[in-house]
Context: one part of a larger RNA
RNA sequence: UGACGGGGGCCCGCACAAGCGGUGGAGCAUGUGGUUUAAUUCGACGACACGCGCAGAACCUUACCUGGGCUGGAAAGUCAUCGGAACCCUGAUGAAAGUUGGGGGUGCUCGCAAGAGAGCCGGUGGACAGGUGCUGCAUGGCUGUCGUCAGCUCGUGUCGUGAGAUGUUGGGUUAAGUCCCGCAACGAGCGCAACCCCUAUCCCUAGUUGCUACCAGUUCGGCUGAGCACUCUAGUGAGACUGCCGGCGUCAAGCCGGAGGAAGGUGGGGACGACGUCAAGUCCUCAUGGCCCUUAUGUCCAGGGCUACACACGUGCUACAAUGGGCAGUACAGAGCGUAGCGAGCUCGCGAGAGUAAGCCAAUCGCCAAAAGCUGUCCUCAGUACAGAUUGUACUCUGCAACUCGAGUACAUGAAGUCGGAAUCGCUAGUAAUCGUUGAUCAGCAGGCAACGGUGAAUACGUUCCCGGGCCUUGUACA
Numbered sequence: 001u002g003a004c005g006g007g008g009g010c011c012c013g014c015a016c017a018a019g020c021g022g023u024g025g026a027g028c029a030u031g032u033g034g035u036u037u038a039a040u041u042c043g044a045c046g047a048c049a050c051g052c053g054c055a056g057a058a059c060c061u062u063a064c065c066u067g068g069g070c071u072g073g074a075a076a077g078u079c080a081u082c083g084g085a086a087c088c089c090u091g092a093u094g095a096a097a098g099u100u101g102g103g104g105g106u107g108c109u110c111g112c113a114a115g116a117g118a119g120c121c122g123g124u125g126g127a128c129a130g131g132u133g134c135u136g137c138a139u140g141g142c143u144g145u146c147g148u149c150a151g152c153u154c155g156u157g158u159c160g161u162g163a164g165a166u167g168u169u170g171g172g173u174u175a176a177g178u179c180c181c182g183c184a185a186c187g188a189g190c191g192c193a194a195c196c197c198c199u200a201u202c203c204c205u206a207g208u209u210g211c212u213a214c215c216a217g218u219u220c221g222g223c224u225g226a227g228c229a230c231u232c233u234a235g236u237g238a239g240a241c242u243g244c245c246g247g248c249g250u251c252a253a254g255c256c257g258g259a260g261g262a263a264g265g266u267g268g269g270g271a272c273g274a275c276g277u278c279a280a281g282u283c284c285u286c287a288u289g290g291c292c293c294u295u296a297u298g299u300c301c302a303g304g305g306c307u308a309c310a311c312a313c314g315u316g317c318u319a320c321a322a323u324g325g326g327c328a329g330u331a332c333a334g335a336g337c338g339u340a341g342c343g344a345g346c347u348c349g350c351g352a353g354a355g356u357a358a359g360c361c362a363a364u365c366g367c368c369a370a371a372a373g374c375u376g377u378c379c380u381c382a383g384u385a386c387a388g389a390u391u392g393u394a395c396u397c398u399g400c401a402a403c404u405c406g407a408g409u410a411c412a413u414g415a416a417g418u419c420g421g422a423a424u425c426g427c428u429a430g431u432a433a434u435c436g437u438u439g440a441u442c443a444g445c446a447g448g449c450a451a452c453g454g455u456g457a458a459u460a461c462g463u464u465c466c467c468g469g470g471c472c473u474u475g476u477a478c479a
Base pairs, nucleotide, nucleotide: 001479002478003476004475005474007473008472009471010470011469012468013467015463016462019427020426021425022424023423026318027317028316029315030314031313032312033311034309035308042053043052064304065303066302067301068300069299070298073128078127079125080124081123082122083121084120087104088103089102090101091100092099093098108117109116110115130293131292133291134290135289139287140286141282142281143280144278146276151190152189153188154187155186156185157166158165159164170181171180172179196270197269198268199267201238202237204235205234206233207232210228211227212226215225216224217223241264244258245257246256247255248254320420324379325378326377327376328375329374330373336367337366338365341360342359345356346355347354348353386417391412392411393410394409395408396407397406433455434454435453436452437451438450439449
């Protein structure tokens, strides 16, 4: 100087408390461990691994296993040498990959010709390729975490023999090393904040594909004429700064209350992550040193496996019901996506879907039905008209192909489960809870992920305690 303390002081954070809803019990989905296996490819392991890499394993992917093949190679460029133009058609064998035959075919440049050359293909040879082989403890890059915590430093000066200190401590204040005052310090940098994006109000500009107040028509649909007021769209601006008033405060920084205002003290949300820590993660994105393999640890193909199953754990979904379930009627979003696509309408089918087909490269057409909600009615406390696992039969769709191993539909079947021990998680407002919608990946496959809106709470006395963190101080036999 740090680090640590079941030392002290001050202060924060859904850290506790106050509340609401869960997990832990059940069934299923998914990841992991274990076990099994020819293989169940590999990585990730407290927080910071475990719906993680995987924004989607039937083949492919695919790295694993079994079997069948290739060896200058699946893909690159250069050299030597030999042969042939390139190329086209076709047979045998085989699961395919591959292996092995047959036939056709002779172009361009130079040259009278012989021949030579360029390009292309094949064979041979060697320098090479190739490797998801090892090392993340050799590395770059990228990322997680402490933590959006308020810290981390430097120059000059001063103090100290020196390591170092000071500044950065102190008194206030703040979300903040934020600002003020003081001070042997004076300044500065990286962070904080602001500048950026979305959102909340308004003015202006613009008016189609959007909108419809007034006028007219109407098939009653902004449908048409018409209009650009309004909504909206998307561009320029305005607006919030403790600016104003009162009180408190050291005449300060600021705090409390009020006015005006769409919004008030960082308005709400996002992006943004200091010096560093964990030899944290990744050599399987990529790049890369070293080591290793080179008729194999490379590469091609078929089939299998990654989907196994006594079990254990994590993360989820669905429930156990009446604030509910069934049936019928009916209302209101936002965001996004669409030409190898979205597909209206019509017809067929109980349905998943099928057939036909208009429109749309989309503020125009389509996906599109929002669901919870509201209204009516049945069920009346039961393993039920709760719950839907499992299983059977018949189908649908995608796709060369759904046996291993896809999703969906109909009928039948109807398991556990009656609110969950110890323990443990999330959340402070348009949040939790609850309800549906869309997208990426994607032929097909979501209960995951990312986004979108609808309905919409309770509670916070407070900081004694648990956890994590910041500043000052103290002890230390630790570095």
Molecule: small-subunit ribosomal RNA, 3' major domain
Organism: metagenome